Predicted 3D model of a 72-nucleotide RNA (transfer RNA) from an Anaerolineales bacterium. The prediction has a mean pLDDT of 84. The sequence is in RNAcentral, with records from ENA. It matches the Rfam family "tRNA". It is annotated as a transfer RNA.

């Protein structure tokens, strides 16, 4: 240089064209004598950036920015 894999909520992680969800974490109530555990509720991401396709993009295209690996 070059080629493959990733980038999404504080953390691991799914979604593969039609206004983004799960677990744990946190907040609040419940239950309890009190903690844990267990139950209900909720806050919190405009999807690594910039443009392009299209009625509509996390998703498809390009081009950067980062990780992480193969090769030279």
């Nucleotide at each position: 240089a070059g080629c493959g894999c990733g980038g999404u909520a504080g953390a691991g992680c799914a979604g593969c064209g039609g206004c983004a969800g799960c677990u744990c974490g946190c907040c609040a109530g419940g239950c309890u004598c009190a903690u844990a555990a267990c139950c209900u509720g909720g806050a919190g991401g405009c999807c690594g950036g910039u443009g392009g396709u299209u009625c509509a993009a996390a998703u498809c295209c390009a081009c950067c920015c980062c990780g992480c690996g193969c090769u030279a």